[in-house]
Context: one part of a larger RNA
RNA sequence: AGAUGAACGUUGGCAGCAUGCCUAACACAUGCAAGUCGAACAGGAAGUGGUGUUUCUAGUGGUGGACGGGUGAGUAACGCGUAAGAACCUACCCUUGGGAGGGGAACAAUAGUUGGAAACGGCUGCUAAUACCCCAUAGGCUGAGGAGCAAAAGAAAGAAUCCACCCGAGGAGGGGCUCGUGUCUGAUUAGCUAGUUGGUGAGGCAAUAGCUUACCAAAGCGAUGAUCAGUAGCUCAUCCAAGAGGUUGAUCAACCACACUAGGUUUGAGACACGGCUCGGACUCCUACAGGAGGCAGUAGUAGGGAAUUUUCCGCAAUGGGCAAAAGCUUGAUGGAGCAAUGCCGCAUGGAGGUAAAAAGCCCAUGGGUCAUAAACUUCUUUUCUUGGAGAAGAAGCAAUGAUGGUAUCUGAGGAAUAAGCAUCGGCUAACUCUGUGCCAACAGCCAUGGUGAUACAGAGGAUACAAGCGUCAUCU
Repeated sequence: AGAUGAACGUUGGCAGCAUGCCUAACACAUGCAAGUCGAACAGGAAGUGGUGUUUCUAGUGGUGGACGGGUGAGUAACGCGUAAGAACCUACCCUUGGGAGGGGAACAAUAGUUGGAAACGGCUGCUAAUACCCCAUAGGCUGAGGAGCAAAAGAAAGAAUCCACCCGAGGAGGGGCUCGUGUCUGAUUAGCUAGUUGGUGAGGCAAUAGCUUACCAAAGCGAUGAUCAGUAGCUCAUCCAAGAGGUUGAUCAACCACACUAGGUUUGAGACACGGCUCGGACUCCUACAGGAGGCAGUAGUAGGGAAUUUUCCGCAAUGGGCAAAAGCUUGAUGGAGCAAUGCCGCAUGGAGGUAAAAAGCCCAUGGGUCAUAAACUUCUUUUCUUGGAGAAGAAGCAAUGAUGGUAUCUGAGGAAUAAGCAUCGGCUAACUCUGUGCCAACAGCCAUGGUGAUACAGAGGAUACAAGCGUCAUCU
């Protein structure tokens, strides 16, 4: 000098755009954050005088809850970056070739009965389906061969038709795996490893593989730093620097890991699953003491910690996601508003004229100088401000549909009106005098200053620098 997710002191007018728990991955009251489909299904209810139409839906069923959102604890690792590879999977989507024949048995709901304080159940009986099962069929799979194995569902509509269903092949996008290379510090860590290294058999997986297991062999890694210990999410990038290089990894984006803590698992195309299940643990809550409930590192918010970080706001109008044939429903993603000078950037706090250079202040001491054209005063303007009127774009898609928002913007009226601080002034370093104090009180980044004329302390006048900020402190270069 530059920089910061900054903080503190002091001051504070406006707008735009960004950013906002860096600490306790500490504990959480309350609300919301993942639903949707009645054009899969049998019921029930509302409504109607009745029928029909309509609406709602606990349950079965489908699909989505593996995305989106958060955090950085762990991890020195094929985790990440980069460059390659072969032994794989892929719901929805696209292209394409075929197909959908015949039967059956249940289980919820509902009903009855019954247990429990509750959470939640037990028993009996009935029933539908795009739920489940069997047979048939198969350009698929398995197998050396003989041969063996595997499928389907309908709905709406008057019809055309359209959507859905099953088996193949290809694609797109996504994912799993392997490998070369790069990736912090310590040798006051030198030896480490028994599923360890390799083989065979078996198992297992979507797939390769000590991934697992039995047996056999005795290997494998290491001063080119193994092992151990410490620290740490990695990267595109950020900041500094002429560069080399150093530093950092907030926001945005990609990848990884995690979801009270430590295991396990089901379903599924995909999870070993943040708002699934289950077991152990700690903690909190309810209890009729038999037993139960919970997980904000989602969004607001609370307590605590801390130098320190915001509203328990509005809307699905837009963009995107989920479901649905669609209307649509849902979405704390997201779009917005609110708070904070936290940062960057822009604007304003007035312009022109105005000498007897008025008064006061300060210095000086017959004089004068300075504050100072500064003020007063005259005149002008209205960015801002106050108050009226009009009023968007963002809406795609004929019409309708805007949270933002009566916002931006345009226009009328009013009146200089509403708007300047902070630090410094011995040298480095731009800017000097007086008074007080008297090695005291104090100052201080370094040199230093202060013991009676202190440009260095304190006050005042004046000056200098920056400016809605300024100064200090911390960290990096």
Annotation
RNAcentral holds the full RNA, with entries from SILVA. This is a predicted structure of a 477-nucleotide part of an RNA (small-subunit ribosomal RNA, 5' domain) from Terminalia arjuna. It matches the Rfam family "Bacterial small subunit ribosomal RNA".